[in-house]
Source information: Transfer RNA from Paratractidigestivibacter faecalis, 76 nucleotides, folded computationally. NCBI's taxonomy places the organism under Bacteria, Actinomycetota, Coriobacteriia, Coriobacteriales, Paratractidigestivibacter. The RNAcentral record of the sequence draws on ENA. Its Rfam family is "tRNA". By type it is a transfer RNA.
């Protein structure tokens, strides 16, 4: 330099054919307990990496950029 993959909650990750953003763990509250843990119930938490485009509508499609990972090449 070229090619490919990934980027979604604090963490690990889903999200199918474009149509209301989710799960587990963690966190907070309640129940239970003498108390704690465990268990059960409930709750909060998101600029879907950034910018732009297409569309009535984008996490999803298209382009650019940034970061991370992998492969190829060292020739101008």
């Nucleotide at each position: 330099g070229c090619c490919g993959g990934c980027a979604u909650a604090g963490c690990u990750c889903a999200g199918u054919u474009g149509g209301u953003a989710g799960a587990g763990c963690a966190c907070c509250g309640c129940u239970c307990u003498c108390g704690u843990a465990a268990a059960g119930c409930g709750g909060g938490g998101g600029u879907c990496a950034u910018c732009g485009g297409u569309u009535c509508g984008a996490g999803u499609c298209c382009g650019a950029u940034u970061g991370c990972c992998g492969g190829c090449u060292c020739c101008a």